[in-house]
The prediction has a mean pLDDT of 83. This is a predicted structure of a 249-nucleotide part of an RNA (large-subunit ribosomal RNA, domain VI) from a Pseudomonadota bacterium. Lineage of the source: Bacteria > Pseudomonadati > Pseudomonadota. Its Rfam family is "Bacterial large subunit ribosomal RNA".
Context: one part of a larger RNA
RNA sequence: CGCAGAGUCUUGAGGGGAGCUGGGGACAGUACGAGAGGACCUCCCUGGGGGAAUCCCUGGUGUGCCGGUUGUGGCAUCAGCCGCAAAGCCGGGUAGCCACAUUCCCACGGGAUAACCGCUGAAAGCAUCUAAGCGGGAAGCCCACCCCAAGAUUAGGACUCACUUGAGACUCCUGGGAGAACACCAGGUUGUUCGACUGGAGGUGGAAGUUCCGUAAGGAAUUAAGCCUACCAGCUAGACACCAUUUGG
Numbered sequence: 001c002g003c004a005g006a007g008u009c010u011u012g013a014g015g016g017g018a019g020c021u022g023g024g025g026a027c028a029g030u031a032c033g034a035g036a037g038g039a040c041c042u043c044c045c046u047g048g049g050g051g052a053a054u055c056c057c058u059g060g061u062g063u064g065c066c067g068g069u070u071g072u073g074g075c076a077u078c079a080g081c082c083g084c085a086a087a088g089c090c091g092g093g094u095a096g097c098c099a100c101a102u103u104c105c106c107a108c109g110g111g112a113u114a115a116c117c118g119c120u121g122a123a124a125g126c127a128u129c130u131a132a133g134c135g136g137g138a139a140g141c142c143c144a145c146c147c148c149a150a151g152a153u154u155a156g157g158a159c160u161c162a163c164u165u166g167a168g169a170c171u172c173c174u175g176g177g178a179g180a181a182c183a184c185c186a187g188g189u190u191g192u193u194c195g196a197c198u199g200g201a202g203g204u205g206g207a208a209g210u211u212c213c214g215u216a217a218g219g220a221a222u223u224a225a226g227c228c229u230a231c232c233a234g235c236u237a238g239a240c241a242c243c244a245u246u247u248g249g
Stems, first nucleotide, its partner, number of pairs: 001151001005161006014148004020048007032037001049106006058099004065092005070085006109143003116136004172188005195236001197234004202228003209222005
């Protein structure tokens, strides 16, 4: 831009993906075979490989969480903190993202066939799967399974709304399980979108100060303490004042 209004839901022409494989058991030491050996069919169990989804479990990461600790500098000093040293190093770890984790799939079936195996059967009184006719037969082909899909310009279908009313949209702001930008989604005072606060979950692991014990390093009590990011809720729109900008077009 088109599909001559808009929105929602769809059909599927067409296209893409997938398509894997081992071992064991039962039938059965049966059929077959002199023996040695040793099945078809059907059913069950369990691996490998590949794929998808997910984060309850296990585990990894988790540089804005907690703790321990070395050197050095600073807050005058002690204590307590902070900066730097790869996050200084080390021990853990929420959310998220992940795999080493979990679940599922690579299935059943149908149709037409290949090589091939057949039935009936002449030409050619026989024979012959073929000439007429009719069956069987592959991990392959077409369906079936998953995804995209009406620019399928052959631009499809259904429903609802609208048809002169500024409808609707954009910019802007707060954000996101959305995201390179853009887009998409949520919210924008008729508001809980984010943030703050409070509580919880969860992490760390027993704060500081004080007291006691010890010559001291240190230990104990107060104290499951203190601190605490992304998670869940409650609550908050009076969310201080001033300056700048926006609050509008």